[in-house]
A computed fold for a 109-nucleotide RNA from Fictibacillus aquaticus, annotated as SAM riboswitch aptamer (S box leader). It matches the Rfam family "SAM riboswitch aptamer (S box leader)". From the family's description: The SAM riboswitch is found upstream of a number of genes which code for proteins involved in methionine or cysteine biosynthesis in Gram-positive bacteria. The prediction has a mean pLDDT of 76. Of the family's consensus pairs, 94% are formed in the model. Lineage of the source: Bacteria > Bacilli > Caryophanales > Fictibacillaceae > Fictibacillus.
RNA sequence: CUCUUAUUCCGAGUAGGUGGAGGGACAGGCCCUAUGAAACCCAGCAACCUGCACUCAUUAGCGAGUGAGAAGGUGCUAACCUGCAAGGUGAAUACCUUGAGAAUAAGAG
Numbered sequence: 001c002u003c004u005u006a007u008u009c010c011g012a013g014u015a016g017g018u019g020g021a022g023g024g025a026c027a028g029g030c031c032c033u034a035u036g037a038a039a040c041c042c043a044g045c046a047a048c049c050u051g052c053a054c055u056c057a058u059u060a061g062c063g064a065g066u067g068a069g070a071a072g073g074u075g076c077u078a079a080c081c082u083g084c085a086a087g088g089u090g091a092a093u094a095c096c097u098u099g100a101g102a103a104u105a106a107g108a109g
Base pairs, nucleotide, nucleotide: 001109002108003107004106005105006104007103008102013042016041017040018039022032023031024030026083027082028081029080043077044076045075048073049072050071052067053066054065055064056063084099085098086097087096088095089094
């Protein structure tokens, strides 16, 4: 980087430190930002994987389910609208659903 599966509800820094001008995926809006952006450290949130306990199943190994917690690997910690395709409702501006796109995890190449 590509593919497959699952999730995208909620939650967590408005007085932490370093840092110094960008950031909110992309495009257009709109917005945040020297009353301090990104990034790093620290703190926190969550519970995808590992690990832990219990139950089921199995000759065994592998496996399935439930639970607690936060030790390890990640992730996340301003708030939005529109976009491209299909379908539905509607007289119509428009609205709704699904997909696509994007993000994260696990697995495979």